Overview: A computed fold for a 73-nucleotide RNA from Astyanax mexicanus, annotated as transfer RNA. Rfam family: tRNA. Rfam's curators write: Transfer RNA (tRNA) molecules are approximately 80 nucleotides in length. Rfam classes the family as a transfer RNA. The sequence is in RNAcentral, with records from Rfam. Lineage of the source: Eukaryota > Craniata > Euteleostomi > Characiformes > Astyanax.
[in-house]
């Protein structure tokens, strides 16, 4: 220098062919207990790596940039 992949909640990851963004764990509150843990119920938390474009509409398409992983030289 070139090819490929990844970037979504605090962490690990989803989201058929574009149409209001979810789960598990964690966190907070309630309930249960003499108390703790477990169980059960409820809740907070994301402008989707950054910038631009096409579209009525983008996490998903197109272009560029950044960081990380990997392959080739």
């Nucleotide at each position: 220098g070139g090819g490929g992949g990844a970037u979504u909640a605090g962490c690990u990851c989803a989201a058929a062919u574009g149409g209001u963004a979810g789960a598990g764990c964690g966190c907070u509150c309630g309930u249960u207990u003499a108390g703790c843990a477990u169980g059960c119920g409820a809740g907070a938390g994301g402008c989707a790596a950054c910038g631009g474009g096409a579209u009525c509409g983008a996490c998903g398409c197109c272009c560029g940039u950044a960081u990380c992983c990997u392959c080739c030289a």